[in-house]
RNA sequence: UAAGUAGGACAAAUGAUCGCGGCUGUAGCGUAAGGCUACAGGUGAGGAAAGUCCGGGCUUCAUAGGGCAGGAUGCCGGAUAACGUCCGGUGGAGGCGACUCCAAGGCUAGUGCAACAGAAAUAUACCGCCAUAGAUUUCUAUGGUAAGGGUGGAAAGGCAGCUUAAGAGACUACCGCCUUUCUGGUAACAGAAAGGGCAUAUGUAAACCCCAUUCGAAGCAAGACCAAACAGAAAGCAAUGCAACGGCCCGUUGUGCUUUCAGGUAGGUCGCUUGAAGCUAUUGGUAACAGUAGCUCUAGAUAGAUGAUCAUUCAAUGACAUAACCCGGCUUAUCGUCCUGCUUACACA
RNA sequence: CGGCGAUUAGCGCAGCCCGGUAGCGCAUCUGGUUUGGGACCAGAGGGUCGCAGGUUCGAACCCUGCAUCGCCGACCA
Numbered sequence: 001u002a003a004g005u006a007g008g009a010c011a012a013a014u015g016a017u018c019g020c021g022g023c024u025g026u027a028g029c030g031u032a033a034g035g036c037u038a039c040a041g042g043u044g045a046g047g048a049a050a051g052u053c054c055g056g057g058c059u060u061c062a063u064a065g066g067g068c069a070g071g072a073u074g075c076c077g078g079a080u081a082a083c084g085u086c087c088g089g090u091g092g093a094g095g096c097g098a099c100u101c102c103a104a105g106g107c108u109a110g111u112g113c114a115a116c117a118g119a120a121a122u123a124u125a126c127c128g129c130c131a132u133a134g135a136u137u138u139c140u141a142u143g144g145u146a147a148g149g150g151u152g153g154a155a156a157g158g159c160a161g162c163u164u165a166a167g168a169g170a171c172u173a174c175c176g177c178c179u180u181u182c183u184g185g186u187a188a189c190a191g192a193a194a195g196g197g198c199a200u201a202u203g204u205a206a207a208c209c210c211c212a213u214u215c216g217a218a219g220c221a222a223g224a225c226c227a228a229a230c231a232g233a234a235a236g237c238a239a240u241g242c243a244a245c246g247g248c249c250c251g252u253u254g255u256g257c258u259u260u261c262a263g264g265u266a267g268g269u270c271g272c273u274u275g276a277a278g279c280u281a282u283u284g285g286u287a288a289c290a291g292u293a294g295c296u297c298u299a300g301a302u303a304g305a306u307g308a309u310c311a312u313u314c315a316a317u318g319a320c321a322u323a324a325c326c327c328g329g330c331u332u333a334u335c336g337u338c339c340u341g342c343u344u345a346c347a348c349a
Numbered sequence: 350c351g352g353c354g355a356u357u358a359g360c361g362c363a364g365c366c367c368g369g370u371a372g373c374g375c376a377u378c379u380g381g382u383u384u385g386g387g388a389c390c391a392g393a394g395g396g397u398c399g400c401a402g403g404u405u406c407g408a409a410c411c412c413u414g415c416a417u418c419g420c421c422g423a424c425c426a
Base pairs, nucleotide, nucleotide: 001345002344003343004342005341006340007339008338009337010336012313013312014311015310016309017308018307020044021043023041024040025039026038027037028036029035046320050331051330053329054328055327056326057325058219059218060217061216070215071214072213073212074211075089076088077087078086079085090104091102092101093100094099105210106209110208111207112204113203114202126149127148128145129144130143131142132141133140134139157175158174160172161171176198177196178195179194180193181192182191183190184189223270224269225268226267230263232261233260234259235258236257237256241255242254243253244252245251277296278295279294280293281292282291283290284289314318350422351421352420353419354418355417356416359375360374361373362372369406377393378392379391380390381389399415400414401413402412403411
């Protein structure tokens, strides 16, 4: 310098004017209650706010305890409030390498499936090889054989030798597999020794299933509270009552008044943002993370607020995209800019 | 905002659970029948099973991630 690999930060910047949502203060007005308006100050989206794929908090309902059914997860150890997430390791796969990827328990529990092709798909003799018999000069029948050919994704461990009529773990060495023991490691696992001739039979568990662990259900439109209207219940007072008309009586008309309780629409309040929070320093730990100290407060709407214009600059029409109860992750979308570690190749010193 | 479901031929739907040839009806086209048309009879064509990746010898079907469309949920009865 080029190519690559792993990780992190930012998400156009600055100023002015106008506009919008919360908060605080002041002034004015107002409701059953909540409040409304004006002015001033200060404040106001993201790394994914998204998909809603997991986990937790919170809320209501359910719940003695246990089990069945159903769902989820699946190498080992750790982190965490929890997880299907993260960190470290083991084994396997890819890459020259830095490094990346893996739903990675069990078909030596049981059951199912394996189309087409092929002789045969979990059991077999089509071609071939060999033996015997017949026929006889290249054919037939019976038997043996899995070495070779052919089919297939897959054909009873691989390869070499010995044996044999031809062959075959029938036997032998090496490799693979399985069992037992020992050593190292918390463990997954690794290494070594001895044994088994391999009927443990091939593949599939993102087939049923088995084993282990784990899960109560629903979701802030959850839910709690206040309460005009409206319908209702109980108690008390009153039929010589009460209310309306009326100065009063007569009279006419109506059947009520008060209190309490419970429900509850419109409307309003809470839930609502101080939280497993963030930043800095330090300690422990390989790390995820945890502890300690200091500092900071950083949207909270309810038809739903972030926009527009101008000027300057640049990497120049500036990406993906706009909170709605809140957190921890995952996945997906994304113009670009900057920084750091490492690898390979070339060149120079 | 939250919770569910669907996507297969021009249209409406099966097939998916338990993987191996993609089917049915209407529509389209051709032929027959009819003086002609409709109806009827016979036959034919038409599909990257929404997209991408994975598991598997093999995927419409099993698993994962996206996309589009639709339904339900506010207080009481």
Two RNAs folded together computationally: RNase P RNA and transfer RNA, 426 nucleotides in total. The coordinates come from a structure-prediction model, not an experiment, and the mean pLDDT is 77. It holds a member of the Rfam family "Bacterial RNase P class A". The family's RNA type in Rfam is ribozyme. Gene Ontology terms of the family: dimeric ribonuclease P complex, ribonuclease P activity and tRNA processing.